[in-house]
Molecule: Bacterial large signal recognition particle RNA
Organism: Candidatus Scatomorpha pullistercoris
């Protein structure tokens, strides 16, 4: 150096999560030159040489070991945008309400303000009147009695010698009380009436008006200021959560190169 057996090693890797670890099945992420067949998440198998069993490739290296680079992703913390939702009401925040103040602006005011006093009237209450309005009375019109109403009273009946006289029923006439309607006046009573008149109280309380007094006064909008066990839309402030982003901190696939690494026998 070439042959032939052959022993290590390899035949993906890593994150999170599980677990007392340690690989595995299932989730992501890298990758492929990157076996098979069984096992298994209230799980499977193991113990620091930590997947087991069975096969099967491949083996001295582009594949195997090492340490450093570079770094895809990944896991945690801190920050920070953006939003979703819960509570708070402490914030020189906001918005609501109230209350003061009077700087502007306006509204009244020397054609007399605002308080003050005074005086009248009103709104309150009583008494009369007046009007309305109802009722009922008068009043008018009709209709209203077998007999107990009026007049007349045929016939009839009584009394009389006679003239006559007397009650008197039906009829007819009227009319009492009653009923039915009608009312301009007028009397009487009444009132859930009144832009009414009139006399008299009340109490200063509100409204109008006058008159003294004389220059201010109102507090509508804005401004300042104060209070609210007001309001939670917004702002904020706090708990959660979900996208992004950024910095740290750890694990790391892949990738480019370095370096290392056998046994026997024959030639």
């Nucleotide at each position: 150096c070439u042959g032939c057996a052959c022993c290590a090693g390899u035949c993906g890797g890593g994150g999170a999560g599980c677990u007392a670890g340690c690989g595995g099945u299932g989730c992501c992420c890298u990758g492929u030159g990157a076996c098979c067949u069984g096992c298994a998440a209230u799980c499977c198998g193991c113990u620091a040489u930590a997947g087991c069993a069975g096969g099967g490739a491949u083996g001295g290296a582009u594949u195997c070991c090492u340490g450093a680079g570079u770094g895809a992703g990944g896991a945690c913390g801190c920050g920070u945008u953006a939003u979703g939702u819960g509570c708070c009401g402490u914030c020189u925040g906001a918005c609501c309400u109230u209350u003061g103040u009077a700087a502007g602006c306006g509204g009244c005011g020397u054609u007399g303000a605002a308080a003050g006093c005074c005086c009248c009237g009103g709104c309150c209450c009583c008494g009369c009147g007046c009007a309305a309005c109802g009722a009922g009375c008068c009043c008018c019109c009709g209709u209203g009695a077998a007999c107990c109403a009026u007049g007349u009273c045929a016939g009839g009946c009584g009394g009389g010698g006679a003239a006559c006289c007397g009650a008197g029923c039906a009829g007819c006439a009227u009319u009492a009380a009653g009923c039915g309607g009608g009312u301009a006046a007028g009397c009487u009573c009444g009132u859930g009436u009144g832009c009414c008149g009139u006399g008299g109280g009340u109490c200063c309380g509100c409204c109008g008006g006058g008159a003294c007094c004389g220059a201010g006064u109102c507090g509508g909008c804005u401004g300042c200021a104060a209070a609210g066990u007001g309001u939670a839309a917004c702002g904020g402030g706090u708990g959660u959560g979900u996208c992004g982003c950024g910095c740290g901190u750890u694990c790391a696939g892949g990738c480019a190169a370095a370096g290392g690494u056998g046994u026997g026998c024959a030639g």